Predicted 3D model of a 75-nucleotide RNA (c-di-GMP-I-GGC riboswitch aptamer) from Desulfobacteraceae bacterium UBA5852. The sequence was found by an Rfam model in a public genome assembly. Its mean pLDDT, the model's own confidence on a scale to 100, is 82. The source organism's lineage runs through Bacteria, Pseudomonadati, Thermodesulfobacteriota, Desulfobacterales and Desulfobacteraceae. The model forms 95% of the base pairs in the Rfam consensus.

RNA sequence: GAAGAAAAAGCCAAACCUAUUGCGAAGUAGGGACGGAAAGCCACGGGACUCACGGAGUCGGCCGGGUUGCCUGGA
Numbered sequence: 001g002a003a004g005a006a007a008a009a010g011c012c013a014a015a016c017c018u019a020u021u022g023c024g025a026a027g028u029a030g031g032g033a034c035g036g037a038a039a040g041c042c043a044c045g046g047g048a049c050u051c052a053c054g055g056a057g058u059c060g061g062c063c064g065g066g067u068u069g070c071c072u073g074g075a
Stems, first nucleotide, its partner, number of pairs: 003072002011036002016031006034061001040067003044064003047059005
């Protein structure tokens, strides 16, 4: 460097519930844990979804891409 999740230290947090914001998709906080080796970040491409549908938005835990990071036994 690559690769991986065997070990160790950790991390994130689906569905659902409560409160709250929003027309809505959905977001935020708390609880919760289905899962995740980037389930960290970025709407760049595709895709799905919403609406006050010339258009505007949401989703990174839909797929791809860019970028940064912890650990490292064996191969």